[in-house]
This record gives sequence, structure tokens and C1' cells, in this order.
RNA sequence: AUGUGCGUCUAGGGUUCCGGCCUGCCAUUGGCAGGCGACCGGUCCGAGAGAGGCAGUCCCAAUCAUAAGGGAUACACGGCGGGACAAAAGCCCGGGAGA
Repeated sequence: AUGUGCGUCUAGGGUUCCGGCCUGCCAUUGGCAGGCGACCGGUCCGAGAGAGGCAGUCCCAAUCAUAAGGGAUACACGGCGGGACAAAAGCCCGGGAGA
């Protein structure tokens, strides 16, 4: 800090919807209502310090020039509190405060 951006996914996260479980009523292959996320599910959210992809940037040799090609893109301990969506979070404030 000038430590890039955008999809896909994962750890993780909750409960709008679906499914599941419980209770009650109606009823009889089921329907309706209420409750449960202390429910290992689907949808959903989802990492600066997780994975991978694409793009970007820089460097290399070469070329009139461009493109194609090769390489690099390091490191990163971390609250309290607040915010959004139904809700929560490793999401956002935030590579913040602090160490």
C1' cells in the first nucleotide's frame, strides 16, 4: 500500500422456500394448521489472510511492429462493535482498530 478484477467451488453459515422430524385436527395411498435448524438434506449466503479457472499487470528473448511463447504476481496474527438479505457467517465495514 500502489499488495488487481470477474466467474466456479470449498471450509464455514443460517432458515425465506422445498424436503425432514414432532404435535394436533380432518381424514385415510393423504390433506390442513402449529412447532423444531441442538435438521450431517436441496435451494440460498460464502472467504484479503482457502482451492482452482479466466482476464489483467510486470519481466524475458525475438521482431519493422504486433500476435503467439516462457517466467513472476510474494507475505499476511487479528478482536470488540456495527450492517445487509428470511437469517447467520471465515460475507461487508476490513490487509480496518490493535499486535